[in-house]
Molecule: transfer RNA
Organism: Phycisphaerales bacterium
RNA sequence: ACGCCAGUAGCUCAAUUGGUAGAGCAGCGGAUUCCAAAUCCGCAGGUUGAGUGUUCGAGUCACUCCUGGCGUGCCA
Repeated sequence: ACGCCAGUAGCUCAAUUGGUAGAGCAGCGGAUUCCAAAUCCGCAGGUUGAGUGUUCGAGUCACUCCUGGCGUGCCA
């Protein structure tokens, strides 16, 4: 330099054909307990990497850029 893959909650990951953004764990509150752990109930948590475009409507489609991974190549 080129090609491919990935980027969504603090972490790990879902989201059918473009049609209400979710789960588990973690966090917080409560129940339970002498206390704690475990368990149960509830709550909160989002610029879907950034931007532009297409569309009535974009996590999803197109383009540019950023970050990470893999492969190929170049220089030394």